[in-house]
Predicted 3D model of a 95-nucleotide RNA (c-di-GMP-I riboswitch aptamer) from Salipaludibacillus neizhouensis. Of the family's consensus pairs, 95% are formed in the model. NCBI's taxonomy places the organism under Bacteria, Bacillota, Bacilli, Bacillaceae, Salipaludibacillus. Its Rfam family is "c-di-GMP-I riboswitch aptamer". Its family is annotated with cyclic-di-GMP binding in the Gene Ontology.
RNA sequence: AAUAGACAAAGGCAAACCUACUGAAAGGUAGCGACGCAAAGCUACGGGCCUAAGAACAUAAAGAAGAAUAUGUUUAAGGCAGCCGGGUUUCCUAU
Numbered sequence: 001a002a003u004a005g006a007c008a009a010a011g012g013c014a015a016a017c018c019u020a021c022u023g024a025a026a027g028g029u030a031g032c033g034a035c036g037c038a039a040a041g042c043u044a045c046g047g048g049c050c051u052a053a054g055a056a057c058a059u060a061a062a063g064a065a066g067a068a069u070a071u072g073u074u075u076a077a078g079g080c081a082g083c084c085g086g087g088u089u090u091c092c093u094a095u
Base pairs, nucleotide, nucleotide: 002095003094004093005092012037013036018031019030020029021028022027035082041088042087043086045085046084047083048080049079050078054075055074056073057072058071059070060069
């Protein structure tokens, strides 16, 4: 340096639930807690997925009209690294 990871050692991370805070939501942070994880460290670059505040369009009732309102559809500039790949750093053991 590369490859591989046992029934090894030392450690590490922490899903769901619940609580608090935060956010329009998805989600995030902290606590609790361990389903799992050898990169379950970091990074939204490619694919994928989640959400839809705002925006656009359509419809509805009322209205002179517009605005506003309600519902629906589309949309990421919001997210997910514990969905897959890429990039990057890395403990221990074996070869």